RNAcentral holds the sequence, with entries from ENA. This is a predicted structure of a 1414-nucleotide RNA (small-subunit ribosomal RNA) from an uncultured prokaryote.
RNA sequence: UGCAAGUCGAACGGUAACAGCAGAGCUUGCUCUGGCUGACGAGUGGCGGACGGGUGAGUAACGCGUAGGAAUCUGCCCAGUAGUGGGGGACAACCAGGGGAAACCCUGGCUAAUACCGCAUAAUCUCUACGGGAAAAGGGGCCUCUCCUUGGAAGCUCUUGCUAUUAGAUGAGCCCGCGUUAGAUUAGCUAGUUGGUGAGGUAAUGGCUCACCAAGGCAACGAUCUAUAGCUGGUUUGAGAGGAUGAUCAGCCACACUGGGACUGAGACACGGCCCAGACUCCUACGGGAGGCAGCAGUGGGGAAUAUUGGACAAUGGGCGGAAGCCUGAUCCAGCAAUACCGCGUGUGUGAAGAAGGCCUGAGGGUUGUAAAGCACUUUCAAUAGGGACGAAAUGUUUGGAGUUAAUAUCUCUGAAUCUUGACUUAACCUAUAGAAGAAGCACCGGCUAACUCCGUGCCAGCAGCCGCGGUAAUACGGAGGGUGCAAGCGUUAAUCGGAAUUACUGGGCGUAAAGCGCUCGUAGGCGGCUAUUUAAGUCGGAUGUGAAAGCCCCGGGCUCAACCUGGGAACUGCAUUCGAUACUGGGUAGCUAGAGUAUAGAAGAGGCAAGUGGAAUUCCAGGUGUAGCGGUGAAAUGCGUAGAGAUCUGAAGGAAUACCAGUGGCGAAGGCGGCCCCCUGGAUUGAUACUGACACUGAGGUGCGAAAGCGUGGGUAGCAAACAGGAUUAGAUACCCUGGUAGUCCAUGCCGUAAACGAUUGUCAACUAGCCGUUGGGAACCUUGAGUUCUUAGUGGCGCAGCUAACGCAUUAAGUUGACCGCCUGGGGAGUACGGACGCAAGUUUAAAACUCAAAUGAAUUGACGGGGGCCCGCACAAGCGGUGGAGCAUGUGGUUUAAUUCGAUGCAACGCGAAGAACCUUACCAAUCCUUGACAUCCAGAGAAUCCUUUAGAAAUAGAGGAGUGCCUUCGGGAACUCUGUGACAGGUGCUGCAUGGCUGUCGUCAGCUCGUGUUGUGAAAUGUUGGGUUAAGUCCCGUAACGAGCGCAACCCCUAUCCUUAGUUACCAGCGAUUCGGUCGGGAACUCUAGGGAGACUGCCGGUGACAAACCGGAGGAAGGUGGGGACGACGUCAAGUCAUCAUGGCCCUUACGGAUUGGGCUACACACGUGCUACAAUGGGGCAUACAGAGGGUUGCAAUACCGCGAGGUGGAGCUAAUCUCAGAAAGUGUCUCGUAGUCCGGAUUGGAGUCUGCAACUCGACUCCAUGAAGUCGGAAUCGCUAGUAAUCGCGGAUCAGAAUGCCGCGGUGAAUACGUUCCCGGGCCUUGUACACACCGCCCGUCACACCAUGGGAGUGGGAUGCACCAGAAGUAGCUAGCUUAAAAUUGGGCGGUUACCACGGUGUGUU
Repeated sequence: UGCAAGUCGAACGGUAACAGCAGAGCUUGCUCUGGCUGACGAGUGGCGGACGGGUGAGUAACGCGUAGGAAUCUGCCCAGUAGUGGGGGACAACCAGGGGAAACCCUGGCUAAUACCGCAUAAUCUCUACGGGAAAAGGGGCCUCUCCUUGGAAGCUCUUGCUAUUAGAUGAGCCCGCGUUAGAUUAGCUAGUUGGUGAGGUAAUGGCUCACCAAGGCAACGAUCUAUAGCUGGUUUGAGAGGAUGAUCAGCCACACUGGGACUGAGACACGGCCCAGACUCCUACGGGAGGCAGCAGUGGGGAAUAUUGGACAAUGGGCGGAAGCCUGAUCCAGCAAUACCGCGUGUGUGAAGAAGGCCUGAGGGUUGUAAAGCACUUUCAAUAGGGACGAAAUGUUUGGAGUUAAUAUCUCUGAAUCUUGACUUAACCUAUAGAAGAAGCACCGGCUAACUCCGUGCCAGCAGCCGCGGUAAUACGGAGGGUGCAAGCGUUAAUCGGAAUUACUGGGCGUAAAGCGCUCGUAGGCGGCUAUUUAAGUCGGAUGUGAAAGCCCCGGGCUCAACCUGGGAACUGCAUUCGAUACUGGGUAGCUAGAGUAUAGAAGAGGCAAGUGGAAUUCCAGGUGUAGCGGUGAAAUGCGUAGAGAUCUGAAGGAAUACCAGUGGCGAAGGCGGCCCCCUGGAUUGAUACUGACACUGAGGUGCGAAAGCGUGGGUAGCAAACAGGAUUAGAUACCCUGGUAGUCCAUGCCGUAAACGAUUGUCAACUAGCCGUUGGGAACCUUGAGUUCUUAGUGGCGCAGCUAACGCAUUAAGUUGACCGCCUGGGGAGUACGGACGCAAGUUUAAAACUCAAAUGAAUUGACGGGGGCCCGCACAAGCGGUGGAGCAUGUGGUUUAAUUCGAUGCAACGCGAAGAACCUUACCAAUCCUUGACAUCCAGAGAAUCCUUUAGAAAUAGAGGAGUGCCUUCGGGAACUCUGUGACAGGUGCUGCAUGGCUGUCGUCAGCUCGUGUUGUGAAAUGUUGGGUUAAGUCCCGUAACGAGCGCAACCCCUAUCCUUAGUUACCAGCGAUUCGGUCGGGAACUCUAGGGAGACUGCCGGUGACAAACCGGAGGAAGGUGGGGACGACGUCAAGUCAUCAUGGCCCUUACGGAUUGGGCUACACACGUGCUACAAUGGGGCAUACAGAGGGUUGCAAUACCGCGAGGUGGAGCUAAUCUCAGAAAGUGUCUCGUAGUCCGGAUUGGAGUCUGCAACUCGACUCCAUGAAGUCGGAAUCGCUAGUAAUCGCGGAUCAGAAUGCCGCGGUGAAUACGUUCCCGGGCCUUGUACACACCGCCCGUCACACCAUGGGAGUGGGAUGCACCAGAAGUAGCUAGCUUAAAAUUGGGCGGUUACCACGGUGUGUU
């Protein structure tokens, strides 16, 4: 903005528009006239606008659902009865005038009706019942008869109306049983409130309203208040019970801009009517007016989000009409949206060269994949062309029949014929044409959960429903290939139910996981023994009514199927009425005694209350004796004491508590109760009888009791003792310890009302279910008369079966099996907190949340680890000893610093004389400089040349250049092999990174005695057992025991060296006896000894004694070379430390490629304010120095060891016998022994440092070697805190050799000589093993974890206040309206009256004020 409610001329007066007809005028196509006809604007009147359509704001209600009820109305419709007579005056329209911008309004005049008003009559209607009261309307059709005769009137007739009334149907109003959300941090609400009488009012009952009277009514079975919400059939989920929900469709209700109100009407307090108030929008001439989409479309706004300003009344239905018809955004259709459900297609068959491409690859291949291409077919759907239904029945017209009638009019019913009626529709469906042609996406691929690889990234980017993924090899991020699942959809988000037995009615729990009130008594309620009878409320059965339709389910039918539509059935588990049944429950009646109680007789008891009283002890006071300390502690000090303490004796005072008895003993509901005596008193228990007759149990609220501490008032106060003071301890010590000390503890009285008020507990009561052993009180029986035995009952303990329990555990005192009733729980934190209420003097108690936050919190048990837990045991672990380090100088390694570089690694033990068994160059990895680029090295290819060697120039050298010598081996004569040079590219190369990607190797716990498995058994299980226990051992070594029996890796043994003996063999080794001798086993010889190196023997707790358990074993002894693993070595379980090593080597990945590779020269690794580790030498007399002199072992040696000899002070040199080594050599062992000297000193100690001179190695000793000689002669006089090694041929001390190596050890690895001390013992330190215990630890105590503080942010409470919403009460005010009254005005046909206007009263919306609540 348009449309959604009009219609009727067959109610009426009429004629504005259109058409027709008739007439007139003439300009012959125009004008005028006539309601004459079809019709009809506006108007009067009737019916309808109370239906249909929309929405869910309000409503927790008789609103809805279901089942009933009586005191009602009901237009149109159906049926019946009776009537419809006779009058009257108006008002619109219209005309005239006027006002206003408009909306509209005013005045005067004319007029009709089915409009309006009297009168008459009226029943079976109504009323106080004599009697009174109440009604109407006509319209259409026809002229056969009568009258005028155009046509009407009377009349007739049909039809439709109208009036009164009865009955029905339909619709509506009212009442009522039951059902219908949450909150008690809402517990009291209510004055028309509850009832009565009377009146009014209504269609009707009723406090609906009013007057009077009474004081009721509702509420713990939840009133009132607050919050939320339309209700239902149904929908969705679920096995069901339930839960959630109330779109579409259907029934009911409520609402129509917000609030109030009535009018009209059958029906409304009315979505598209009226009046008023308010907010908002629009128009305006500023005076005043208009409006209400929660109708259909559409617009704006809001929002994550929701459609066309379409077509048609063809069908179905509705309104009006007699009908035709008109109206109908109801409805039927179309449009938009994959929003949902259903159906269909995007091809089918064949096709291996397993194509190309992609991806992966263990490089062969695999996979995409018969997938594609190719070949052969098909054509649904879409496209084009052609055809083409159902939905349509009627109405009308014509014409028959029947009825009505006077009637051939009409009208009604029923046939026939005929004319038509389609928005959808460019549709459903069918046919033809062409061609695989036009038609596949989305999510996912770590587990849950179907589906895996590569690349990129590197705790970044990102993913994520939960667990979680990502820090350089990500199936988890991103991409790709492949795969999986759905499919015209797929995925996400939001929501509901399920799984969830996770609110548990079906169907859970409460010892320790959340959960038993601290404990009695007791109200309501719940529940309740035996017998008989009655009733029939519960309960059970039958019947009837109802439980709308649709939906769900079943059986059919129709669209090709399906979705969908449609017919029938079942179901609707409910409610009501009625008839029966009577076991059980309930109600009534009558009884019973087994539950419960009363009486009686006993006996036990720290049961309670009140009063009295005793002794011991502490303290204080007084007095005596007496003198210097007392007291206290781990040790002290504060404190007390010469003013006389403490000690001791005597006396007196006062308060509190009651030793022994005393006991898993007693009593009590719990808290709790303890000297003795007395008064009062509660309960339990035992025995025997009598009585009452279910009186019982539990117990929401309620009531009382209720430790300690605390509070109020008044007393009391000996001891003890918060606070407080002082002294100690300590880093500190507002603590633990000590010295004091006030409240308090005590009494009386009043509050508080809580505790780990616990048996964490069995909430209370009752019944049932194996036992054994104690103990307390009572009773009975028996005899053997006792410190007796047996039985029973009420308590109180221990163990234990069945059963239960997650396990631990409980187990007649249940946590077992059952019943009754109550309380409580529902993840952790926030929090037993906030707010509100109640209580309290206060402290505080009780009741009791939410926001927010986490993915856990918790219980029981298991294995480890740990403990300033326990038990047992071991180790140079401590102790007992000996010698060192830490102090000095030097050597060496490290840190740090420095540097061009000081290469790299190792870092507590378990790095630091470590890798390195040896850095001047080399090594060498580092730095500077100069060079090379297929490279110093490997393989392949092409070309050339033997290879190779010598000389020379430049240069620091690498390198570059020049000259010369040389031409080899095999051959089938083509060539080939090795080597060198040049070139190309594949590649080489890297001591570059990652030991937290790895292999291998190694360290460490630790040579500690442990670590495991199979089978069996136990446990729900993790796991346990074995492996623990009693002994013993170096040992999980062995024995015994044993639900375990066996076994494996470790221990031990087997192996090597060494200690004794035997035997075999004697050269280079040996030499007893014999001979020779140059006096040297040198020679002959010997084979005895030593020795060498082969083989054996020996030692096994074997023997004896003791101990032990008749064992294992231990102790002692004998014999023996050796005695209890003889001594030493090699040998290292399962594992731990992300231990160490990518620089031994190997290796994944990454990185460099004229350099992070390669070569050369020089430098550096050797620096030096400093710190540390490991060593050497010392500080001296157990020594230094000189001289003389004795005794080893094990090794090395031809690029070597090198003798005799000579030279040098010496390092060494010359020279070279001998030796490939039991032959020669290095090679003199040194401490030792003998003797001389030094005489306690910075020395005849000590040797650093420095100067000079040399030797050797080497291309080369400057940076930077070792050694020798002469000279020099530092620190240092035995080392702080601390710390290391060692238990016997060990420590200590003394020298010797070797590897590496040209040279260069104080280091390392070996060798022998001399050769001790000590171990009471296991309390302590460290480390370890076994058992056990606690644990909030498991990255395992280097663990875990608490609180304050600082800053930022989030949520919540309080907060001076401030703003807003809702609401109660009181008052003011009072529009429209209704009702009442009305002296005024006006109107009228009816004139005792009615209407209108005005006035006034009552009620009342909005509004206002005040004060509360929230």